[in-house]
Molecule: c-di-GMP-I riboswitch aptamer
RNA sequence: UCACGAUAAAGGUAAACCCAUCGAAAGGUGGGGACACAAAGCCACGGGCCUAAGGUGUAAUACUAUGGCAGCCGGGCCAGCCGAA
Numbered sequence: 001u002c003a004c005g006a007u008a009a010a011g012g013u014a015a016a017c018c019c020a021u022c023g024a025a026a027g028g029u030g031g032g033g034a035c036a037c038a039a040a041g042c043c044a045c046g047g048g049c050c051u052a053a054g055g056u057g058u059a060a061u062a063c064u065a066u067g068g069c070a071g072c073c074g075g076g077c078c079a080g081c082c083g084a085a
Base pairs, nucleotide, nucleotide: 004083005082012037013036017032018031019030020029021028022027035071041077042076043075045074046073047072048069049068050067054064055063056062
């Protein structure tokens, strides 16, 4: 340095749920909370998934991302903490 990942140590993140707030919604942000996580650090590039305001169509169901999810998988970027086997 690369790989690997303990019933180690130090520190970190924070699912569900609740409150506030933004949003049409999905969801985001802040506070509480802790299911988990060794890149659960960053990026919607490919696939996937969620939503459907606007638009299209209908008798109605419907379709659609220009909106989202990085804690779904892959990829890219960064090179962060610790060091038993």